[in-house]
Small-subunit ribosomal RNA, 5' domain from Candidatus Levybacteria bacterium RIFCSPLOWO2_01_FULL_36_10, 507 nucleotides, folded computationally. The full RNA is in RNAcentral, with records from ENA and SILVA. Rfam family: Bacterial small subunit ribosomal RNA.

Context: one part of a larger RNA
RNA sequence: GGAUGAACGCUAGCGGCGUGCCUUAGAUAUGCAAGUCGAACGGUUUGACGCAAGUCAAGCAGUGGCGGACGGCUGAGUAACGCGUAGGAAUCUACCCCUAGGUAAAAAAUAGCUCACCGAAAGGUGGGGUAAUAUUUUAUAUUGUCCGAUUUAUUCGGACUAAAGAGCAUAACUGCUCGCCAAGGGAUGAGCCUGCGUCCUAUCAGGUAGUUGGUGGGGUAAUAGCCUACCAAGCCUACGACGGGUAGCUGACCCGAGAGGGUGGUCAGCCAGAGGGGGACUGAGAUACGGCCCCCACUCCUACGGGAGGCAGCAAUUAGGAAUAGUCGGCAAUGGGCGAAAGCCUGACCGCGCGACGCCGCGUGUAGGAUGAAGCUCUUUUUGAGUGUAAACUACUGUGGUAAAGGAAGAACAUUGAGCUUGCUCAAUUUGACGGUACUUUACUAGAAAGGGGUCGCUAACUGCGUGCCAGAAGCGUCGGUAAGACGUGGACCCCAAGCGUUAUCC
Numbered sequence: 001g002g003a004u005g006a007a008c009g010c011u012a013g014c015g016g017c018g019u020g021c022c023u024u025a026g027a028u029a030u031g032c033a034a035g036u037c038g039a040a041c042g043g044u045u046u047g048a049c050g051c052a053a054g055u056c057a058a059g060c061a062g063u064g065g066c067g068g069a070c071g072g073c074u075g076a077g078u079a080a081c082g083c084g085u086a087g088g089a090a091u092c093u094a095c096c097c098c099u100a101g102g103u104a105a106a107a108a109a110u111a112g113c114u115c116a117c118c119g120a121a122a123g124g125u126g127g128g129g130u131a132a133u134a135u136u137u138u139a140u141a142u143u144g145u146c147c148g149a150u151u152u153a154u155u156c157g158g159a160c161u162a163a164a165g166a167g168c169a170u171a172a173c174u175g176c177u178c179g180c181c182a183a184g185g186g187a188u189g190a191g192c193c194u195g196c197g198u199c200c201u202a203u204c205a206g207g208u209a210g211u212u213g214g215u216g217g218g219g220u221a222a223u224a225g226c227c228u229a230c231c232a233a234g235c236c237u238a239c240g241a242c243g244g245g246u247a248g249c250u251g252a253c254c255c256g257a258g259a260g261g262g263u264g265g266u267c268a269g270c271c272a273g274a275g276g277g278g279g280a281c282u283g284a285g286a287u288a289c290g291g292c293c294c295c296c297a298c299u300c301c302u303a304c305g306g307g308a309g310g311c312a313g314c315a316a317u318u319a320g321g322a323a324u325a326g327u328c329g330g331c332a333a334u335g336g337g338c339g340a341a342a343g344c345c346u347g348a349c350c351g352c353g354c355g356a357c358g359c360c361g362c363g364u365g366u367a368g369g370a371u372g373a374a375g376c377u378c379u380u381u382u383u384g385a386g387u388g389u390a391a392a393c394u395a396c397u398g399u400g401g402u403a404a405a406g407g408a409a410g411a412a413c414a415u416u417g418a419g420c421u422u423g424c425u426c427a428a429u430u431u432g433a434c435g436g437u438a439c440u441u442u443a444c445u446a447g448a449a450a451g452g453g454g455u456c457g458c459u460a461a462c463u464g465c466g467u468g469c470c471a472g473a474a475g476c477g478u479c480g481g482u483a484a485g486a487c488g489u490g491g492a493c494c495c496c497a498a499g500c501g502u503u504a505u506c507c
Stems, first nucleotide, its partner, number of pairs: 001507004006503005013362006019355002021320001026318003030315003035066003040063002043060007073273003082198007091190002096186004101181003104138004113128006144160006165178005199245003206236003211233008248270004252263004275296005298309004326352001328351003334348001335346004365396004375387004400445007410434001414429007451496005456477003462491005472479002
C1' cells in the first nucleotide's frame, strides 16, 4: 500500500447494487415452511331446482395413488476414494421419450360408517356391515429368467413370471383420451473400483488376527473378508506405516510483476449432519431435518395411571459475545409437487423493511464581488500580516428538496370463440406483491446537507500561550527537568472526505 462476513471512536444529506450470528452443532414461547388428486373408491354434509322420482353445484374425514429422498439450513464430525482430476466394470434407475405387444376370469377382506365399551388426555378394544386403480387366486406368455438339446445366423423343447380401470361422445354397436402389465432401447440420476494430488508432528517407529490371500457356502442391484467355516501366514512401514493435533473439499477469493503465500463468507459443484447414540421399515430412490422404533439428556401436559416434543427451514425469543436484521407482503414472475384441467400448495423464490457493513454514483451551489468590513490569531515601530473573494451584497442554476399532474416495463401463460393439419394459428377477455414505485413534466426554493485525522524525522503540513522528567505523548527513533515546531490549548496549514481514524487478521 491492498484486502475484510469485521468491531470500536467521532461524524453523517441522498440513491443504486451487493451483503449481514465468524461466538454456544446452546436452549427455544408463537405463527407459518408439503401437500395434492372426486376424471381411483364407498360414504357423508349443505345449497339450488322439483309434488315426487331425481338432476345440478359446493364441501368433509377416511381407503387408495403420486409427492413428503427435491427444494431450504448448517459445517459438528471427517486427513478419508471425503474432495479434485483422469479412467474402469460387475450394476440399479420412479416420473419422461422411442419401439412393438397385451389388458381375460373369479374371490375373500378392511377403513370410513353404525352399535357397545375403556381412558383425564393421547388414544384404544369388541360386535355388525360396505367400496376400489387397495388385496388375493386362476388363465394366458409375443417377450423375459433358468435348464436341456441343437447350432454358432441361431433354432427347438421344458419349467417359472403379468395386468386396473376411469372419463367423454353415442339410441346402440363402438370410437377417442388418460391410465395399467410384461419386455427391448434411450435419457437422467445413483451405487461400486482404481492411478495421481490433498495440513502439522519422529519429544509418535513399529503397526495389524477378518488382519493378508485362497477354497466352499451365504449375501447384495452389483464387485469384494461384505459375512461365515476351513486352510495358508501373510499384509503395511523411513518414498513416514501406526499414533497425536488441526481441518468439511473444490470452482474460486485476497495479496503479488511473477514465482508463490494466505483464505474457503456470499454464489456454484460434491460430501456430511438434523438434541446425543443405535436400528431397521416403506419405497425406484432414505438407513429419511418438519416419518417410525429403542436407549440417554432436557423441556412440557397430567385426574399420577400415563402421554407429548425436537427451528443447523423463515421470522422471532433467550443465553453467549466486540458483533450481525422484520414474529413484513405476494405466489404477479422463475422453479417445484399433485391434478385431464380449472386450480391448490410452495418462508424455494420474487419483493419491501433495518444496518455507511462494502463498492459505485450524486450533492452540500455557480458567476461576479475590496471599504481587502467586523471578529479572531500573530506582530519587530501600535503599524502591519494572516484568515480572505472568504463573508456581506448583486445576478443565475435546480442535481437535490417540497408540492401537483401523468405514469410504466417486468405478462408469457390461461379462459372463451373461430379455423383446420388435434396441437398449432388467429381474435376477444383476463391476471402485478413490488407500486401510484421507478420515470417524465410543471411550479416554488441556495433553501435541509461537512466532518475526521494529522502538522519533530520517517511523512504532506508552524506558530502563540500554558506546563516544567510533572501532567502527558508514542507505530519506530524518541519528546517533556523554564522560552517544548513532539505534552495541553488557540490560530494557521496539510491529507482524505459522507466519511475519517483506531484495533484485529492476511499478503